[in-house]
């Protein structure tokens, strides 16, 4: 220097003026004292789950989703470790990464031929045929042969040398590479070494339909439950049970019930802030994470507070003097911002710090 | 705050399930027809299929992640 890997900070500090909320006292619809007040994504709303209501949340179908292997977790499509496979000199980093010799399907245009093909240019014409000729023999290329060469195309039925042959071609044969089929060794496994036998060469596509294996019951905190104000009733029902089918179950069948249509109201409380919670340790574990002790309390609006000045500092940008140590001036602080919560991917993001490895 | 929709020519829509030259209408351009004009008739032009990456030989179509714009919900 040049790269990679984890973690982590994202302006401090104080005056003054505002803003939500709690707890205390005045003490009546207000004041004062005090304390508390965004995030690493609060974001997208993409997945998981805690809650809550549909009687529990069963069964089969149908959909929907994941997809190498082991493990971790409440659970997940996240994490961790590990196999294979691309890619990089190395640290490492990316992989929807089950099955295409279960089956059904697609391949536009080119191209003679696109799936157990195929004769367009080629090649050969050994056999049969036809001419020449007495005959060896040699010509045509009909009729047949060949997938080795050209050529089209993302893709043309293993590759390279040889044998062979009229020419040829896994027809054979050695090598090498895939593949099956069975054995032996390590490994919890994915998977890895290794030996025989098959000439078996069976190409692509599953983010095509499908098969396999797991896995999911819907709905969303405007869920729900309480109070309180306020209107006007009309209609339609045996069957309804939070997307479909059918089973099974509950509830209910003539009204204090469900739905649908107008009407009114949009106020307050509670869910709702103690949690699968953060710090530190000490064990177990290669890690994810687990366990145990300590110690911590740290937003809760409802048109939605968390701002705005002003001063040094900090990091950083221009410019201008410079005695190269500095000094002045001006500008200026990333992306964003709670709304039931928590885990988690994925987007945004100026700029720094700290550790580790590699060339 | 919770939940679904859509995006293709100036405009207004097909096409997407189940990949293979991107159309249709109307609007624009050019010729005819008309004394001129509309209207009719013949012809043409003109797209990053919202943006990016990915699967494929190949992608408006499938997957994934953004980004606009409507609509519903005490």
């Nucleotide at each position: 220097g040049a790269g990679u890997u984890c973690g982590c900070c994202g302006g401090g500090c104080g005056g003054c003026c505002g803003c939500g909320g709690g707890u205390g006292c005045c003490a009546u619809c207000g004041g004062c004292a005090u304390c508390c007040g965004a995030g690493g994504a609060a974001a997208g709303u993409c997945c998981g789950g805690a809650c809550u209501c549909c009687a529990c949340a069963g069964g089969g179908c149908a959909g929907g989703g994941u997809g190498c292997u082991g493990g971790g977790u409440a659970a997940c499509g996240c994490c961790c470790a590990g196999g294979c496979g691309g890619c990089g000199c190395a640290a490492g980093c990316c992989g929807a990464c089950g099955g295409a010799a279960a089956g059904u399907g697609c391949a536009a245009c080119a191209g003679a031929g696109a799936g157990c093909a195929g004769a367009c240019c080629g090649c050969c014409g050994a056999u049969g045929g036809c001419c020449c000729g007495c005959a060896c023999g040699g010509g045509c290329a009909c009729a047949g042969g060949c997938a080795a060469g050209g050529g089209u195309g993302a893709a043309a039925c293993g590759g390279u040398g040889g044998u062979g042959u009229a020419a040829g071609a896994g027809a054979c044969c050695a090598c090498c590479a895939g593949c099956g089929u069975c054995c032996c060794g390590g490994g919890u496994g994915a998977c890895c070494g290794g030996a025989a036998c098959g000439g078996c060469u069976c190409g692509g596509u599953a983010a095509a339909c499908c098969c396999c294996a797991c896995c999911c019951g819907g709905a969303g905190c405007a869920a729900g439950g309480c109070c309180g104000a306020g209107c006007a009733g009309g209609g339609a029902c045996a069957g309804g049970g939070u997307a479909g089918c059918c089973c099974g179950c509950c509830c209910g069948u003539c009204a204090c019930g469900u739905c649908c249509c107008a009407g009114g109201u949009g106020g307050g409380c509670c869910g709702c802030a103690u949690g699968a919670g953060g710090c530190c340790g000490g064990c177990g574990g290669c890690a994810a994470c687990g366990u145990c002790g300590g110690u911590c309390c740290g937003a809760g609006a409802u048109g939605g507070a968390u701002g705005g000045u002003c001063g040094c500092c900090c990091a950083u940008g221009g410019c201008g003097c410079c005695a190269c140590g500095g000094c002045g001036c001006c500008g200026g602080g990333a992306c964003a911002g709670a709304a039931u919560c928590c885990g988690g991917c994925u987007u945004a993001c100026a700029g720094g710090c700290g550790a580790g490895c590699u060339c | 705050c919770g939940g679904g929709g859509u995006a293709u020519a100036g405009c207004a829509c097909a096409g997407u399930c189940c990949g293979g030259u991107a159309g249709u209408g109307u609007a624009c351009c050019u010729g005819g027809u008309u004394u001129g004009g509309g209207a009719c008739c013949a012809g043409g032009g003109g797209g990053u299929c919202c943006u990016a990456g990915g699967u494929u030989c190949g992608a408006a179509u499938c997957c994934u992640a953004g980004u606009g714009c409507c609509c519903c919900g005490a």